This is a predicted structure of a 71-nucleotide RNA (transfer RNA) from a Deltaproteobacteria bacterium. Rfam family: tRNA. By type it is a transfer RNA. The prediction has a mean pLDDT of 82.
RNA sequence: UCGGGGAUCGUCUAACGGCAGGACGGAGGAUUCUGGUUCCUCUAAUCUAGGUUCGAAUCCUAGUCCCCGAG
Numbered sequence: 001u002c003g004g005g006g007a008u009c010g011u012c013u014a015a016c017g018g019c020a021g022g023a024c025g026g027a028g029g030a031u032u033c034u035g036g037u038u039c040c041u042c043u044a045a046u047c048u049a050g051g052u053u054c055g056a057a058u059c060c061u062a063g064u065c066c067c068c069g070a071g
Stems, first nucleotide, its partner, number of pairs: 001070007010024004018054001025043006047063005
C1' cells in the first nucleotide's frame, strides 16, 4: 500500500430497516443477628462525519482505531 473482518451501557454479548435487550458490575430496597446466597427496582451504550429512507445500530460513501491475509 492492497484485500477481508470488526467497533453497541464500566465489561461481555444480542437486536428482519420500525420503542436498543440480556448477563456481569454499580446504587437502593426486601430477606439475615452480621455477611454471603436469593428476590425486586434503578443505573448506563450504537467509533466519527456525511448520504439514502417516512423511519438507520442495521443500507451506501469517506475517515479513525483494532485483528487477519497478501505484497